[in-house]
């Protein structure tokens, strides 16, 4: 001097994951005789915000064979190759359908690009469903993608 890789801080993206009081105790600072006063964690409560069970009406024909059925999530389904006894289950393709992208104040339509369609639960049981109960507030990353079009707001002049 270039890259990579690790830590910290800003800032910011998916995503419901954000604020706010705040016991005990502990940790820093301050005075200072006793103790008191600040700040952070924080047990345990509120406010949003998401989910889930849960009438009335309403849906849900019957039978039989295979096969349980649900729920959180954008993460569904079809064909065709290959591996495989195998509609199991893995990898590659291509098609509908879904979902995200500082676009540097949010938000909405569209085009074009470019990324992702996982991973978990419950347990034989849940359709919708006022009231009423009851759960969660993690976890993951690092942007640089441009165009048209409207809406609302904020600042300067």
């Nucleotide at each position: 001097u270039a890259u990579g890789c690790c830590c910290c801080g800003c800032u910011g993206c998916c995503g419901a994951a954000u604020c706010c009081c705040a016991a005990a105790g502990u940790g820093a600072g301050g005075c200072g005789a006793a103790g008191c006063c600040u700040c952070a964690c924080a047990c345990g409560g509120g406010a949003a915000c998401g989910g889930g069970g849960g009438a009335a009406c309403c849906a849900c024909g019957u039978u039989a064979a295979c096969u349980g059925g649900g729920g959180u999530g954008a993460a569904u389904u079809u064909c065709u190759c290959c591996g495989g006894a195998g509609c199991a289950c893995g990898g590659a393709g291509a098609g509908a359908g879904g979902g995200c992208c500082a676009g540097a104040c949010u938000c909405c339509u569209u085009c074009a690009g470019g990324c992702c369609c996982a991973a978990c639960c419950c347990g034989u049981c849940a359709g919708c469903u006022a009231a009423c109960c009851u759960c969660g507030u993690a976890g993951g990353c690092a942007u640089c993608u441009g165009g048209a079009g409207g809406a609302g707001g904020u600042g300067a002049c």
Predicted 3D model of a 157-nucleotide RNA (c-di-AMP riboswitch aptamer (ydaO/yuaA leader)) from a Chloroflexota bacterium. Its mean pLDDT, the model's own confidence on a scale to 100, is 78. The organism belongs to Chloroflexota, within Bacteria. It matches the Rfam family "c-di-AMP riboswitch aptamer (ydaO/yuaA leader)". Gene Ontology terms of the family: cyclic-di-AMP binding and regulation of gene expression. The sequence was found by an Rfam model in a public genome assembly.